[in-house]
RNA sequence: GUCUCGAUAGCUCAGCUGGAUAGAGCAACGGUCUUCUAAACCGUAGGCCGUGGGUUCGAAUCCCACUCGGGGCA
Numbered sequence: 001g002u003c004u005c006g007a008u009a010g011c012u013c014a015g016c017u018g019g020a021u022a023g024a025g026c027a028a029c030g031g032u033c034u035u036c037u038a039a040a041c042c043g044u045a046g047g048c049c050g051u052g053g054g055u056u057c058g059a060a061u062c063c064c065a066c067u068c069g070g071g072g073c074a
Base pairs, nucleotide, nucleotide: 001073002072003071004070005069006068007067010026011025012024013023019057028044029043030042031041032040050066051065052064053063054062
């Protein structure tokens, strides 16, 4: 330089062909239980989906550019 994969909650990830309020596990916080702690069970909060544009009635999802990270080739 070029090709390719990825970027979604504090962490690890799901989200199929654009459409219903963006989800799960772990972690955090509160509660139940317990003499206390842990475990278990119940609940709560937490994200404008890497950035900027475009298409569309509607974009995490499609298109373009850029940034960052992994890999291949040179």

This is a predicted structure of a 74-nucleotide RNA (transfer RNA) from Loigolactobacillus coryniformis. Its Rfam family is "tRNA". Its mean pLDDT, the model's own confidence on a scale to 100, is 80.